[in-house]
Context: one part of a larger RNA
Molecule: large-subunit ribosomal RNA, domain III
Organism: freshwater metagenome
């Protein structure tokens, strides 16, 4: 230049108390602002201790700092049920033999890997500075393995079924949640009105078990024959006859009641108190309206552009094996290992050299106003953007 431009969204502070060498910026309280289909809350993908506590300000933090995502030191991350692993496979890789090439090496059977699919089974409630569907309580659940008892034709890498799938749209039944009433505690001081009134908080509980309801789907048994399912079948197809029929039979299946729960949680009360908190002890704990984009539903109707595949899972028989092993059903023991869980996660913790007005996939959706996830004001939370 120059104490100059700047100090990164114009969402806002302000007062009082503590710390303290020093407070506009820590921290407690009061008030007042902003956001609320987000600026709240919970996953994924990334980051890789940034969480929680002590003690510190030399840097770092566009001021300051007693404060931090910043130093130093110590602690934290607990599962048969979540997710991974595992078991299947998709696009796609790998590829024993094989083909092809001078060769490096291409390609590719059988197979093997490979989720972003497909496959068993947990809720609530409590607790920590800091984890919690993992620890505690309480109530469940699932698969395997052995031993018993009881019944019995069992067995696959083999067949057959099922797993099993598009877009759109419509109406039904419910539930989540709301909202009103009603009950229960507390409360009504000053000016009108007012006690048969007013305000203020609370009314909240799963999974799981019973049962098969609204409601979809489907004719159904029972003897027979059978050239197809690469052999085999009692099984799936195909095909005859009887009989039962238009409602029974059988598959699906929300939800409500009951039970879980004489439990827990609950507004408030008491008692201590190192002022963080701890421990006692609790009252109502119901109804009607209303209402989802969620459930029922992988329904149903309807359209061309016809909308993965494979095992677990049911059946069948081959080889076998037959008082055994198997298998079906009950008890009663034993097992369910590894790896991830910490904290950030529309952001000062990810990606952009930055504590950067950009970017970033997924679910959740209170109240008024309204056709609505607009729009405005707002609850729960969160935050006032580090001169």
């Nucleotide at each position: 230049g120059a104490g100059u431009a700047g100090c990164g969204a114009u969402a806002a502070a302000g007062c009082g108390g503590g710390u303290g060498a020093a407070a506009a910026g820590c921290c407690c309280g009061c008030u007042c602002g902003c956001c609320g289909a987000a600026a709240g809350c919970c996953c994924a993908a990334g980051g890789u201790u940034u969480c929680c506590u002590a003690c510190g300000c030399a840097a770092c933090g566009u001021u300051c700092a007693u404060c931090g995502g910043c130093g130093u030191a110590g602690g934290g991350u607990g599962a048969g049920u979540c997710g991974g692993c595992c078991c299947c496979u998709a696009a796609g890789g790998c590829g024993a033999g094989g083909c092809u090439g001078a060769a490096a090496a291409g390609c590719g059977u059988a197979g093997u890997c490979g989720a972003u699919g497909g496959g068993a089974a947990a809720c609530g409630g409590g607790u920590u500075a800091a984890u919690a569907u993992u620890c505690c309580c309480g109530u469940a659940c699932u698969u395997u393995u052995a031993u018993g008892u009881a019944g019995u034709g069992c067995g696959a890498u083999g067949u057959g079924g099922g797993g099993a799938c598009g877009g759109a749209g419509a109406a039904g039944g419910u539930u989540a949640g709301g909202u009103c009433a009603g009950c229960g505690g507390c409360c009504u001081g000053u000016u009108g009105g007012a006690a048969u009134a007013g305000g203020u908080c609370g009314u909240u509980u799963a999974a799981g078990g019973c049962g098969g309801u609204a409601g979809g789907c489907u004719g159904g048994u029972g003897c027979g024959g059978u050239a197809g399912g690469c052999a085999a079948a009692u099984c799936c197809g195909c095909u005859g006859c009887a009989c039962c029929u238009u409602a029974a039979g059988g598959c699906c299946g929300a939800g409500a009641a009951c039970u879980g729960a004489u439990g827990a949680c609950g507004a408030g009360g008491g008692u201590c108190u190192a002022c963080g908190g701890a421990c006692c002890u609790g009252a109502a704990g119901u109804g009607a309206c209303u209402g989802a984009u969620a459930c029922c539903a992988c329904g149903c109707u309807u359209c061309c552009a016809g909308g993965a595949a494979a095992a677990g899972c049911c059946a069948c028989u081959a080889a076998g094996c037959u008082u055994c092993a198997g298998c079906u059903a009950c008890a009663u023991a034993a097992g369910a290992a590894c790896c991830g869980u910490a904290c950030c996660g529309c952001a000062a913790a990810c990606c952009g050299a930055c504590a950067c007005a950009g970017g970033u996939g997924g679910g959740c959706a209170g109240g008024a106003u309204g056709a609505g996830a607009a729009u405005u004001c707002u609850a729960a939370g969160g935050c006032g953007c580090u001169u």